[in-house]
RNA sequence: CACUCAUCGAGACCGGCUGAGGGACAGGCCCUUUGAAGCCGGGGCAACCUGCGGAAUGUUCCGCGACGGUGCCAACUCCUGCGGUGGCGCAAGGCGCCCCGGCAGAUGGGCA
Numbered sequence: 001c002a003c004u005c006a007u008c009g010a011g012a013c014c015g016g017c018u019g020a021g022g023g024a025c026a027g028g029c030c031c032u033u034u035g036a037a038g039c040c041g042g043g044g045c046a047a048c049c050u051g052c053g054g055a056a057u058g059u060u061c062c063g064c065g066a067c068g069g070u071g072c073c074a075a076c077u078c079c080u081g082c083g084g085u086g087g088c089g090c091a092a093g094g095c096g097c098c099c100c101g102g103c104a105g106a107u108g109g110g111c112a
Base pairs, nucleotide, nucleotide: 003110004109005108006107007106008105013042014041015040016039017038021031022030023029025081026080027079028078043073044072045071048069049068050065051064052063053062054061055060077104082101083100084099086098087097088096089095090094
């Protein structure tokens, strides 16, 4: 870096160094000198990999655990980006809200 599968409305912060940016991209809207991003130390969340048990059985579901490998610890993946021969509302013919699918992205497992 490519392909593939699963998940993405929950959860979880302190200290040190440092010093202006950050939230993938674009537009919005936010966060930030009451200290951004990064690095280091500690803590935590979760349960993808993983262990045990139980169901079911063509490979899945449920429960319990957490030494280890990752991950994560503002806001639904912060919202929207494309489509709907979907719904609702509105003196109403285009606006608003919601829903469904998709794109993009993130994380993990597998594979080369």
The RNA shown here (SAM riboswitch aptamer (S box leader)) has 112 nucleotides and comes from Rhodanobacter spathiphylli.
Rfam family: SAM riboswitch aptamer (S box leader). Gene Ontology term of the family: regulation of gene expression. Rfam describes the family as follows. The SAM riboswitch is found upstream of a number of genes which code for proteins involved in methionine or cysteine biosynthesis in Gram-positive bacteria.
The coordinates come from a structure-prediction model, not an experiment, and the mean pLDDT is 84.
The sequence is in RNAcentral, with records from Ribocentre.